[in-house]
Context: one part of a larger RNA
RNA sequence: CUGGGCGUAAAGCGUACGUAGGCGGUUACUCAAGUCAGAGGUGAAAGCCCGGAGCUCAACUCCGGAACUGCCUUUGAAACUAGGUAACUAGAAUCUUGGAGAGGUCAGUGGAAUUCCGAGUGUAGAGGUGAAAUUCGUAGAUAUUCGGAAGAACACCAGUGGCGAAGGCGACUGACUGGACGACUGUUGACGCUGAAGCACGAAAGCGUGGGGAGCAAAUAGGAUUAGAUACCCUAGUAGUCCACGCCGUAAACGAUGAAUACUAAGUGUUGGAGAAAUUCAGUGCUGCAGUUAACGCAAUAAGUAUUCCGCCUGGGGAGUAUGCACGCAAGUGUGAAACUC
Numbered sequence: 001c002u003g004g005g006c007g008u009a010a011a012g013c014g015u016a017c018g019u020a021g022g023c024g025g026u027u028a029c030u031c032a033a034g035u036c037a038g039a040g041g042u043g044a045a046a047g048c049c050c051g052g053a054g055c056u057c058a059a060c061u062c063c064g065g066a067a068c069u070g071c072c073u074u075u076g077a078a079a080c081u082a083g084g085u086a087a088c089u090a091g092a093a094u095c096u097u098g099g100a101g102a103g104g105u106c107a108g109u110g111g112a113a114u115u116c117c118g119a120g121u122g123u124a125g126a127g128g129u130g131a132a133a134u135u136c137g138u139a140g141a142u143a144u145u146c147g148g149a150a151g152a153a154c155a156c157c158a159g160u161g162g163c164g165a166a167g168g169c170g171a172c173u174g175a176c177u178g179g180a181c182g183a184c185u186g187u188u189g190a191c192g193c194u195g196a197a198g199c200a201c202g203a204a205a206g207c208g209u210g211g212g213g214a215g216c217a218a219a220u221a222g223g224a225u226u227a228g229a230u231a232c233c234c235u236a237g238u239a240g241u242c243c244a245c246g247c248c249g250u251a252a253a254c255g256a257u258g259a260a261u262a263c264u265a266a267g268u269g270u271u272g273g274a275g276a277a278a279u280u281c282a283g284u285g286c287u288g289c290a291g292u293u294a295a296c297g298c299a300a301u302a303a304g305u306a307u308u309c310c311g312c313c314u315g316g317g318g319a320g321u322a323u324g325c326a327c328g329c330a331a332g333u334g335u336g337a338a339a340c341u342c
């Protein structure tokens, strides 16, 4: 290389956009590059293979054939692929219209709760636990009422409900803005799919600068527990969590399932449209046939049947280490071995 694979055994890039490349709907004509057929040339000899022959046999040698799967020239064929021309509308895009939605960004507003502060009532406890203690409290706590301040998160609604490419998104209002879906036609006329590089987005934690800081809470301190307890439990508590701007670029970034298209029994929920309804389109679940799978299971949202393109895997450890390179303020990230060993 061929071949085999990637839900759970090794293996789908975290996700999208997209360059090159690869692949690509229907009809007619054309061309003859690929393709196929004929002819010619070449493809040294030896060797290999087949059939013979010669050394007593064999190795070895000799003769004949085949082969040398290739390349070039030339004459044709025209189904398919490529190219050209003309057309089409089933893919794709777009116009009109309609409703749904925690899709995004910015600004403003609200109530409950928590903590703190002030004031009133009130008195000896309160907290906390398996039990306690550290802790708070006669300088008046806890409880309760009123007033004020601050920050963060938005109970109920809430739903295998919705939206988003993924990460993710949940109080309310406004402004700006992206996408999907349905309906009815019309328009363009293959404009498509995938996508090495590249580029953008990307939870949490972490980093830089400046704010903010109620609650929670790594670190830390104390109290317990214990043989010990650098833990689990308790009392405190700093970074952080929040905001703005900039970085980081990783996750069990999971459906552990790449994207796209077509086809292949049924039944039953639910969301959004269309329709008077039957029904139908687009999502999202469950059960289940054929089929598939090592089994578990999957089963029109496939892990079934096929096609196209990309990514990835090749025994365990060493090791996601070393080294080089690139990126980063750093933390580190990406790429990524070998010796040795079983």
Base pairs, nucleotide, nucleotide: 004313005312006311007296008295012310014201015200017198021194022193023192025088026087027086028085029084030083033081034080035077036076037075038074039073040072041071042070049065050064051063052062053061054060091191092188093187094186096183097182098181103177104176105175106174107173108172109171110154114150115149116148117147118146119145120144121143125136126135162169163168206247207246208245209244210243211242215241216240220236221235222234223233258309259308260307261306262305263304266287267286268285269284270283271282272281273280274279291298292297315342316341317340324335325334326333327332